[in-house]
Context: one part of a larger RNA
């Protein structure tokens, strides 16, 4: 020096565990904010220096109401002092008060948590200081004022309402890549993806056929299955990729524009055409045309509607310049129907499901082993409860619970009903005239979207240039034409079925078990790093219980250790469960 064995050290693998994660399902909620949010700063405790939590100068809290019933003064984290509490504390739930400063941040300024102004009110020790309140911008509405320039308008001012910012995904819209694939690359692909922006809502979008389809019909939209990797598109490469039908989920339909009538404002015309009609009387800035506004009417494709004409149809009242009759219009009665998510719209009441604390809740003892009984033995019991967890080892009957049942002063408040509100009480026929959404449809050209890359390229959308028709009309049926079929564009609203989960509650897992599972089971978005955007850890386990080693000894009044003691165990001593290997050492044996 090596090899082997043994005993230790070091080290922290492995095993076991779980406070934490991950995922799925169901339910709730789907918002918060100028009444100042989200997020922070700074404070706040008797001893309180730090971190977390809570709270805000009333500061781990104040008031009221309800629950609950013996202890309490939050956690790391013990201790001292002092308190509170059956006159019901701590704690849990509901409602309220307080709520510094920053932050949309909003009087002004600013390098966030700071500085400072004006006005009003109040206090005081009154040229001052202190406290409270107001003073941002945009849009809309109302009112006041008011230039060039007479009216007016622009502009200015006051008041009120609304907005502003945050938020995980889901939605729609405006913009919109490249790497990549094509084994290179340019059309193409990735992909209308990522990303940026705007706007929402609890969903959003879409939506009641100028549809689909093919000669038969269906009948708004949306979502899923299927159709189907089909028909097609494609440097016919790589690749891209439908639709109808069929089966399901859900189910809901409506309002306008115009024609026509009435009213009002302005403008034009204008003294007579006019004032529903018959007779008589009377009026006349009335009438007519037109822009705009409001009310009525009206909403369809076997075309619909309006005006005129014809036919039939509850009662009463009012009204048109006046009286009477006719007629038109309006109202009431009575009856019928509907309604708060569209179709008109607002609220109140009764009842009170459910949620936000809780409560009740069956049944066991013994022997043995052991530190400890839930194990073992013997004999029982409950069960609408033998899910689960805890208790010194494995407990239906010890504890918390579980099944079942019960419960709210206060807040929120579904459903139902009532009040309330609204609508209808005219329908049919006929022929003539009028209306049926215009810089639209369509055409040309250039693009985009359609599974469809210009293709035979329809269809949808757009820029530019042209530019119709009103039912004897117009669009579509994949160039185009005819026939046929089908549907009515150029206005609008609309629940459900569908998507998602920052958050709350419950349940579950052939999910993880500390190099795993979230980055984080621990002071975690912390420590640390970076000028910054940003990047971003490590780190769990004594024991049943601290019973955490009184006392003695060595030592530096050390570190560390030896006794003693606790404990079942101290080779469980806080560097603490188990304690592998590398590595180090000691002892013995052997080899050189």
């Nucleotide at each position: 020096a090596g090899u082997g064995c043994a005993u230790g050290g070091u080290g922290g693998a492995u095993g076991u565990u779980u406070u934490g994660g991950c995922g799925u399902c169901g339910g709730c909620a789907g918002g918060c904010g100028a009444u100042g949010a989200a997020g922070g700063a700074c404070g706040u405790g008797g001893g309180a220096c730090g971190g977390c939590u809570g709270c805000g100068u009333u500061a781990a809290g104040c008031u009221c109401c309800g629950g609950g019933g013996a202890g309490c003064c939050g956690c790391c984290a013990a201790c001292c002092a002092g308190g509170c509490u059956u006159u019901g504390a701590u704690c849990c739930g509901g409602a309220g008060a307080u709520g510094u400063c920053c932050g949309a941040a909003u009087g002004c300024g600013a390098a966030a948590a700071c500085g400072u102004u004006u006005c009003g009110c109040g206090g005081u020790g009154u040229u001052g200081c202190c406290g409270c309140g107001a003073a941002g911008c945009a849009u809309u509405g109302u009112c006041c004022u008011g230039a060039a320039c007479a009216c007016a308008u622009a502009g200015g001012g006051a008041c009120a309402a609304u907005g502003g910012g945050c938020c995980a995904a889901c939605g729609c819209a405006g913009g919109g890549a490249a790497c990549u694939g094509a084994a290179a690359c340019a059309u193409c692909u990735c992909a209308g993806u990522a990303c940026c922006u705007g706007c929402a809502g609890g969903a959003g979008a879409a939506g009641a056929a100028a549809g689909a389809g093919u000669c038969a019909u269906c009948g708004a939209c949306u979502u899923c299955c299927u159709c189907a990797g089909u028909a097609g598109c494609g440097g016919c490469g790589a690749g891209c990729g439908a639709a109808g039908a069929g089966g399901a989920a859900u189910g809901a339909g409506c309002c306008u524009a115009a024609a026509c009538c009435c009213g009002c404002u302005g403008c034009g015309u204008g003294c007579a055409a006019g004032c529903a009609u018959g007779c008589a009387g009377g009026c006349g800035u009335u009438g007519c045309g037109u822009c705009g506004c409001g009310g009525g009417u009206g909403u369809u494709g076997u075309g619909g509607g309006g005006u005129g004409c014809c036919u039939a149809a509850u009662u009463c009242c009012g009204u048109g310049c006046u009286g009477c009759g006719u007629u038109g219009c309006g109202g009431a009665a009575a009856g019928a129907g509907a309604g708060u998510u569209a179709c008109a719209a607002a609220g109140g009441g009764u009842c009170g499901a459910a949620c936000u604390a809780a409560c009740u809740g069956a049944a066991g003892g013994u022997u043995c082993u052991g530190g400890a009984a839930a194990g073992u033995u013997c004999c029982g019991c409950c069960a609408u409860a033998g899910c689960g967890g805890g208790u010194g080892a494995u407990a239906g009957c010890c504890c918390c619970g579980u099944a079942g049942g019960u419960g709210a002063a206060a807040g929120u408040g579904a459903a139902a009903c009532c009040c309330c509100u609204c609508u209808c009480u005219u329908a049919g026929g006929u022929u003539a005239c009028c209306c049926c959404g215009a810089g639209u449809a369509g055409u040309g050209c250039c693009a985009g979207g359609c599974a469809c890359g210009u293709g035979a390229a329809a269809c949808c959308u757009g820029a530019c240039a042209c530019g119709a028709a009103u039912c004897c009309g117009g669009g579509a049926g994949g160039a185009c034409c005819a026939c046929c079929u089908u549907c009515c564009a150029a206005g609008g609203c609309u629940a459900a079925g569908u998507a998602c989960u920052c958050g709350c509650c419950g349940a579950c897992g052939a999910c993880c078990g500390a190099u795993a599972g979230c980055g984080c089971a621990c002071a975690a978005g912390u420590a640390g790093c970076g000028u910054g955007a940003g990047c971003g850890a490590a780190a769990a386990a004594u024991g049943a219980a601290a019973a955490g080693u009184a006392c003695c000894c060595c030592g530096g009044c050390g570190a560390g250790g030896g006794g003693a003691g606790u404990g079942a165990a101290a080779u469980a001593g806080u560097a603490c469960c188990u304690g592998a290997a590398a590595c180090c050492a000691u002892g013995c044996a052997c080899u050189u």
The part of an RNA shown here (large-subunit ribosomal RNA, domain I) has 592 nucleotides and comes from a Planctomycetota bacterium. Its mean pLDDT, the model's own confidence on a scale to 100, is 82. Taxonomically the source falls in Planctomycetota (Bacteria, Pseudomonadati).